[in-house]
Molecule: transfer RNA
Organism: Candidatus Sungiibacteriota bacterium
RNA sequence: GGGUGAUUAGCUCAGUGGCAGAGCGUUGCAUUCACAUUGCAAAGGCCACAGGUUCGAUACCUGUAUCACCCA
Numbered sequence: 001g002g003g004u005g006a007u008u009a010g011c012u013c014a015g016u017g018g019c020a021g022a023g024c025g026u027u028g029c030a031u032u033c034a035c036a037u038u039g040c041a042a043a044g045g046c047c048a049c050a051g052g053u054u055c056g057a058u059a060c061c062u063g064u065a066u067c068a069c070c071c072a
Base pairs, nucleotide, nucleotide: 001071002070003069004068005067006066007065010024011023012022013021018055026042027041028040029039030038048064049063050062051061052060
């Protein structure tokens, strides 16, 4: 220098154009003498950034950034 893949909650990850989700974690309540377990509830996301396509984009297109791998 060229190519491929990844980027979504604190962590690990789903989500193939129509209200952003799960598990674990955190907080509160109940249960217990207490802890653990269990149950219920809640908080936490401008979906890496910018632009484009579209009635509508986390998802499609282009560019940028970071990470990983391959080729030279």